[in-house]
RNA sequence: ACAAGAAAAACGCUGAGUUUCUGAAUUCAGAAAGCGGGGGACCCAAAGGAUCCGUCAUAGAUCCAGGGGUGAAUCCGGACCGUUCGGUUCCGGUAGGGCGACUCUCACGCCCGAAUCCGACAGCUAACCUCGUAAGCGUAUCGAGAGAGGCCAA
Repeated sequence: ACAAGAAAAACGCUGAGUUUCUGAAUUCAGAAAGCGGGGGACCCAAAGGAUCCGUCAUAGAUCCAGGGGUGAAUCCGGACCGUUCGGUUCCGGUAGGGCGACUCUCACGCCCGAAUCCGACAGCUAACCUCGUAAGCGUAUCGAGAGAGGCCAA
């Protein structure tokens, strides 16, 4: 000097997941505000298949394939395994999403494209009812244009 790693504080990132107050006195239990989610009318939208019963026509019952929520995370092709079905496997892409330290536009670059819950059941939805407020991390092109703001000096 360069690179990598560790720790603390500050700052920053994904995300709804932040702030204040009361009691207790490091744990914990509550309340409120803010933010976020679910259920839930008229209107509108929608109306699976088979069998049975009944009818002028509707209706009703049973069975089967299911269906739905949070989230950006959906869909397609191939390989491999199993060899009807299918797969907590791998590769490539993709709808969509994030970051590069004020905002927007453009350009360039780096990433994600999961997981999980309900349990036969929910369209939208005013009033109303109800739930959550976690978890996990460490980017830097001081790029161009426009705009906003702060500090210092006169």

c-di-AMP riboswitch aptamer (ydaO/yuaA leader) from Paenibacillus turpanensis, 154 nucleotides, folded computationally. Model confidence (mean pLDDT): 77 of 100. Its Rfam family is "c-di-AMP riboswitch aptamer (ydaO/yuaA leader)". Rfam links the family to the GO terms regulation of gene expression and cyclic-di-AMP binding. The literature on the family includes a 2004 paper in Proc Natl Acad Sci U S A by Barrick et al., "New RNA motifs suggest an expanded scope for riboswitches in bacterial genetic control". The sequence was found by an Rfam model in a public genome assembly.